[in-house]
Molecule: transfer RNA
Organism: uncultured candidate division WWE3 bacterium
RNA sequence: GGGCCUUUAGCUCAGCUGGUUAGAGCGCGCCUCUGAUAAGGGCGAGGUCUCAGGUUCGAGCCCUGAAAGGCCCA
Numbered sequence: 001g002g003g004c005c006u007u008u009a010g011c012u013c014a015g016c017u018g019g020u021u022a023g024a025g026c027g028c029g030c031c032u033c034u035g036a037u038a039a040g041g042g043c044g045a046g047g048u049c050u051c052a053g054g055u056u057c058g059a060g061c062c063c064u065g066a067a068a069g070g071c072c073c074a
Base pairs, nucleotide, nucleotide: 001073002072003071004070005069006068007067010026011025012024013023019057028044029043030042031041032040050066051065052064053063054062
């Protein structure tokens, strides 16, 4: 220098063929249960979907560029 993959909550990841409120598990907070703890149950907080542009009535999803990480080639 070239190619490919990944980037969504604190962590691990879903999110279909672009559509109305962006989700799950774990973790965190409160409550419940218990003599107490763990486990269980209920409720809740937490996101500018890596960044900047573009397409579109509408973008996490499509296009372009950039960044970070990984793999391969030179």